This is a predicted structure of a 98-nucleotide RNA (Bacterial small signal recognition particle RNA) from a Gemmatimonadales bacterium. The coordinates come from a structure-prediction model, not an experiment, and the mean pLDDT is 79. It matches the Rfam family "Bacterial small signal recognition particle RNA". By type it is a non-coding RNA gene. About the family: The signal recognition particle (SRP) is a universally conserved ribonucleoprotein involved in the co-translational targeting of proteins to membranes. Its Rfam clan is "SRP clan". Of the family's consensus pairs, 93% are formed in the model. The RNAcentral record of the sequence draws on ENA. A source record names the gene ffs.
RNA sequence: CCCCAGGUCCGCAGGUCAUCCGGUCGUGAACCGCGUCAGGCCCCCGCAGGGAGCAGCGCUAAGCGAUGUCGGGUGUCGCUGCGGGGAGCCUGGGGCAU
Numbered sequence: 001c002c003c004c005a006g007g008u009c010c011g012c013a014g015g016u017c018a019u020c021c022g023g024u025c026g027u028g029a030a031c032c033g034c035g036u037c038a039g040g041c042c043c044c045c046g047c048a049g050g051g052a053g054c055a056g057c058g059c060u061a062a063g064c065g066a067u068g069u070c071g072g073g074u075g076u077c078g079c080u081g082c083g084g085g086g087a088g089c090c091u092g093g094g095g096c097a098u
Base pairs, nucleotide, nucleotide: 001095002094003093004092005091006090007089008088009084010083011082012081013080014079015077017075018074019073020072021071022070023067024066025065026064027063033059034058035057036056041051042050043049
């Protein structure tokens, strides 16, 4: 100096990590949510019946937590793959000349 390959560059796809939203699961109300309401209380002359309704129980709201194993968005990264690019630089290999 030349050739080849890879990197640096660009695009696309995917992934890592973080975060947000949703879904799902869990938890979750002394009373100021709902339902069911023992006991007791009230209505009734009384019976029957009715009423309100505490505790308890159940369901759930807000909230909180979980989701290495659901879906989506945003960002991130010495990530992976494919494609493109080839002025310069870096790495490796080969050749030629000195």